[in-house]
RNA sequence: GGAGUCGGCCAGGCAGUCGCCAUGGCCCGAAACGGCCAUGGAGGAAAGUCCGGGCUCCGCAGGGCGGGGUGCCAGGUAACGCCUGGGGGGCGCGAGCCCACGGAAAGUGCCACAGAAAACAUACCGCCCAAGCGCAGGUCCGUUCGCGGGCCGACGCCGGCAAGGGUGAAAAGGUGCGGUAAGAGCGCACCGCGCGAGUGGUAACACGUCGCGGCACGGUAAACCCCACUCGGAGCAAGACCAAAUAGGGGAGCACGCCGUCCCUCGGGACGGCAGCGCGCGGCCCGCGCGCGUUCCCGGGUAGGUCGCUUGAGGCUCACGGUGACGUGGGUCCCAGAUGAAUGACUGUCCACGACAGAACCCGGCUUAUCGGCCGACUCCCAAC
Numbered sequence: 001g002g003a004g005u006c007g008g009c010c011a012g013g014c015a016g017u018c019g020c021c022a023u024g025g026c027c028c029g030a031a032a033c034g035g036c037c038a039u040g041g042a043g044g045a046a047a048g049u050c051c052g053g054g055c056u057c058c059g060c061a062g063g064g065c066g067g068g069g070u071g072c073c074a075g076g077u078a079a080c081g082c083c084u085g086g087g088g089g090g091c092g093c094g095a096g097c098c099c100a101c102g103g104a105a106a107g108u109g110c111c112a113c114a115g116a117a118a119a120c121a122u123a124c125c126g127c128c129c130a131a132g133c134g135c136a137g138g139u140c141c142g143u144u145c146g147c148g149g150g151c152c153g154a155c156g157c158c159g160g161c162a163a164g165g166g167u168g169a170a171a172a173g174g175u176g177c178g179g180u181a182a183g184a185g186c187g188c189a190c191c192g193c194g195c196g197a198g199u200g201g202u203a204a205c206a207c208g209u210c211g212c213g214g215c216a217c218g219g220u221a222a223a224c225c226c227c228a229c230u231c232g233g234a235g236c237a238a239g240a241c242c243a244a245a246u247a248g249g250g251g252a253g254c255a256c257g258c259c260g261u262c263c264c265u266c267g268g269g270a271c272g273g274c275a276g277c278g279c280g281c282g283g284c285c286c287g288c289g290c291g292c293g294u295u296c297c298c299g300g301g302u303a304g305g306u307c308g309c310u311u312g313a314g315g316c317u318c319a320c321g322g323u324g325a326c327g328u329g330g331g332u333c334c335c336a337g338a339u340g341a342a343u344g345a346c347u348g349u350c351c352a353c354g355a356c357a358g359a360a361c362c363c364g365g366c367u368u369a370u371c372g373g374c375c376g377a378c379u380c381c382c383a384a385c
Stems, first nucleotide, its partner, number of pairs: 001381010012350007020041008043356001047367002050365005055235004067231005072086005087101001088099004102226002107224002109220003124165002126161003132157003137152006173191006192215001193213005198207003239307004249298006257274007276292006314333008351354001
């Protein structure tokens, strides 16, 4: 100088003007409203709502079945599917990164196409002819020249094999030597694998250790399943309180005609008709239509309002313990709380020209989106000293 890896931080700055929300103080005012001043006013993800918890209400004797979730080990934590450290596997020269990482010698299922065969093994090409059968031929011996017998034997049948080829994502351990007709863990050596022991480690696990076993039979469990652990439901529109108008419920006082039918807790209620009163059809009469107890009190609920609401597993800093996540102790700070829902707009100026994006009960995580910049640690390459 170049190329990278990991971790942390910032998220346009400054000035002016006009606004918005909250809190506090002061002024006017009976109060409400209002005015002035001061202070504070979105994020690293406020997002997705995917996990975990607090809080609230409901449910719950205890247990089982069923269902969901998680899944190497140890630790951290209020808890987690998160984090830290470690183990194993994979990728990278490396710093580092990634992993849904229990069980397939419990059971069941599935494995497209291709291929003989996708799992109680099997045989398409191929290899073999030792044994059995057939047989072209060759050779030797005998011969009464017709032939007979022995040996070898291409090839075929019956068979043997699974080494090689071929198929496939995947083919029943690998290499070598022996062995064989050809072969094969068939035998042996080494490697691999499994089981047991030993050693180290809290454990996962590891081991140039020892013994046993020729190997004990592919993959798939985000397929059923098995094993271990774990899990009640709904959510701030949770939930609590205050409480209009209108209608309806209960009670008391006052007022109140008749008839019929029905109900009935025998005191009333409902319906219908007539009468009466009021209103409307401009007034009056007729007619028609509509309405017909009233006052006060009580309780529930609605509108509306208040609380829940932001002091919290809280931020910063120091010391100590721990490899670390984190814990313990001291000091210090208060840092949005809206509810048609505030956190903005305009102007000037500077630069590197500004991304993703807006709280709604709160917190811990994960994931996703994101212009650009800064800091620290580390790795690889090149060059020079």
Predicted 3D model of a 385-nucleotide RNA (Bacterial RNase P class A) from an uncultured Gammaproteobacteria bacterium.
Of the family's consensus pairs, 94% are formed in the model.
It matches the Rfam family "Bacterial RNase P class A". Its family is annotated with dimeric ribonuclease P complex, tRNA processing and ribonuclease P activity in the Gene Ontology.